[in-house]
Context: one part of a larger RNA
């Protein structure tokens, strides 16, 4: 010097990103216990008091119930008595120590805020959480050889179930609620019209050549065979017409106006499918920003309560609350302490030095 333990004057978080670590609390009995609350909780809330040993004392009380007695329907019956054994407070008196849950084991507590309702689950080996799940809510599909899934198929699961069922998706207890937009995309429904494949259809054209014509260079050319192939007929789909947002999603701008000023209930105008309702709001969301005001501190970029100018909250990609719960995150108070002011000593194990 390092590690693991132990003790420490005065102070007591001044340490630090942060009370990390340590200390403190801890058991039993009794007293006592707030806000809030879903009336169950919160709660071991908080906060207090007592605890050894001896005597009264073979204590009060409780349990069990022998011997014996009486009755008797004579029974493994009923009643009385209460020995012995087990258990066992509370109270009074006394007594010892610094200390009596004498060691060891053995909750620190409180006030608020955020998130998630909760118990659970998770990154085996850096993340346990606010992530996942969850009961509850909702939508969509599915009528049974169900939908869906696996498989080429047979077949199997679904299910030896049958819409109070099963599958998929979203939300996530509970309470109060869940506004407007169907123009785009998706899905569902419709079938009049437009477009459209294979197929049908075969107008027309090309090749070949019996034959015919010829100025001998060539030209025309039936049938057959063959290569193309127009009109026309023809489905879903798309276009089109409706519906649907707890489907994917979206939810404006400018100008003016009130008898101080300021502001604008009001008016005008442009655009849109519709222009953000309730609630919340510098928020796990606020750039400017350490916004402004209030609280807490001597002093507070964090925290709490408000305001609203929401860069860029907002209603099942749920909104706002919420008792209980949390090895979650944030702030404060109390207790406590070597975290610190500021370090010291002790024990053990190392390092190191000598041998």
């Nucleotide at each position: 010097c390092u590690g693991u333990g132990g003790u420490u004057a005065a102070g007591g978080a001044a340490c630090u990103c942060g009370g990390c670590a340590a200390a403190a609390u801890a058991c039993c009995u009794c007293c006592g216990u707030a806000a809030c609350u879903u009336c169950g909780g919160g709660a071991g809330a908080a906060g207090g008091a007592g605890g050894g040993c001896c005597c009264c004392a073979c204590u009060a009380g409780g349990g069990u119930g022998a011997c014996g007695a009486a009755c008797u329907u004579c029974g493994c019956g009923u009643u009385c008595u209460g020995a012995g054994c087990c258990u066992g407070a509370a109270g009074g008196g006394g007594u010892c120590g610094c200390a009596g849950a004498g060691a060891a084991u053995a909750g620190g507590g409180g006030a608020a805020a955020g998130c998630g309702a909760c118990u659970g689950u998770u990154u085996a080996c850096u993340a346990a959480a606010a992530a996942c799940a969850c009961a509850g809510g909702a939508g969509c599909g599915u009528g049974c050889g169900a939908a869906g899934u696996c498989g080429u198929a047979a077949g199997a699961c679904g299910a030896u179930g049958u819409a109070u069922a099963c599958g998929c998706u979203c939300u996530g207890a509970c309470g109060c609620c869940u506004g407007c937009c169907c123009g785009g995309u998706g899905c569902c429904g419709g079938a009049a019209g437009g477009u459209u494949a294979c197929g049908g259809g075969g107008a027309a054209g090309g090749g070949u050549u019996a034959g015919c014509c010829c100025u001998c260079g060539g030209g025309c050319g039936a049938a057959g065979c063959u290569c193309u192939g127009a009109a026309c007929c023809u489905a879903a789909g798309c276009c089109c017409c409706g519906g649907u947002a707890a489907a994917c999603g979206g939810c404006g701008g400018c100008c003016g106006u009130a008898a101080c000023u300021a502001u604008a209930a009001c008016g005008g105008u442009c655009c849109u499918a519709a222009g953000g309702u309730a609630g919340c709001g510098a928020a796990a969301u606020u750039c400017c920003u350490u916004g402004u005001c209030g609280g807490g501190u001597a002093a507070g970029u964090u925290c709490c309560g408000a305001c609203c100018u929401g860069c860029a909250c907002g209603a099942a990609u749920g909104g706002c609350g919420u008792a209980a719960c949390g090895a979650c995150u944030u702030u404060c108070c109390u207790a406590c302490u070597g975290u610190c002011u500021c370090a010291a000593c002790c024990a053990c194990a190392g390092a190191c030095c000598c041998g």
Large-subunit ribosomal RNA, domain IV from a soil metagenome, 355 nucleotides, folded computationally. Rfam family: Bacterial large subunit ribosomal RNA. The coordinates come from a structure-prediction model, not an experiment, and the mean pLDDT is 88.